[in-house]
RNA sequence: GGAUUCGUGGUGUAGUGGUCAACAUGCUUCCCUGUCACGGAAGAGAUCGAGGGUUCGAAUCCCUUCGAAUCCG
Numbered sequence: 001g002g003a004u005u006c007g008u009g010g011u012g013u014a015g016u017g018g019u020c021a022a023c024a025u026g027c028u029u030c031c032c033u034g035u036c037a038c039g040g041a042a043g044a045g046a047u048c049g050a051g052g053g054u055u056c057g058a059a060u061c062c063c064u065u066c067g068a069a070u071c072c073g
Base pairs, nucleotide, nucleotide: 001072002071003070004069005068006067007066010025011024012023013022018056027043028042029041030040031039049065050064051063052062053061
């Protein structure tokens, strides 16, 4: 330098064009308990790496760009 894959709550993932971006785990509060843990209930937390385009509508499709991994030279 070229190719491919990936980037989504704190963490790990799902979501392949449409109704509140979902699940697990973690966190907060309450219940339970003599206390902790376990268990139960509720809640906060990501506008999806960045910018632009297509579309009535984009995490999703296209372009540019940043970062990571692998392969080739």
A computed fold for a 73-nucleotide RNA from a Candidatus Dojkabacteria bacterium, annotated as transfer RNA.
Rfam family: tRNA.
The coordinates come from a structure-prediction model, not an experiment, and the mean pLDDT is 81.
It was read from a public genome assembly.